[in-house]
RNA sequence: GGGCGGUUAGCUCAGUUGGAUAGAGUACUACCUUGACAUGGUAGGGGUCACAGGUUCAAAUCCUGUACCGCCCA
Numbered sequence: 001g002g003g004c005g006g007u008u009a010g011c012u013c014a015g016u017u018g019g020a021u022a023g024a025g026u027a028c029u030a031c032c033u034u035g036a037c038a039u040g041g042u043a044g045g046g047g048u049c050a051c052a053g054g055u056u057c058a059a060a061u062c063c064u065g066u067a068c069c070g071c072c073c074a
Stems, first nucleotide, its partner, number of pairs: 001073007010026004019057001028044005050066005
């Protein structure tokens, strides 16, 4: 330098054919339960869907560029 894959909550990840209020597990906070802890239950907070631009009535999703990570080729 070229090719392929990845980037979504603190962490690990899902997200189907472009249209749902953007989700799950875990973690965190409060409450219930206990003599106390753990487990369990209920509720809650937390998101620039890596960044910028474009297409579209509408983009996490499609297109282009950039950044970072991984693998392969040279």
A computed fold for a 74-nucleotide RNA from a Candidatus Omnitrophota bacterium, annotated as transfer RNA. NCBI's taxonomy places the organism under Bacteria, Pseudomonadati, Candidatus Omnitrophota.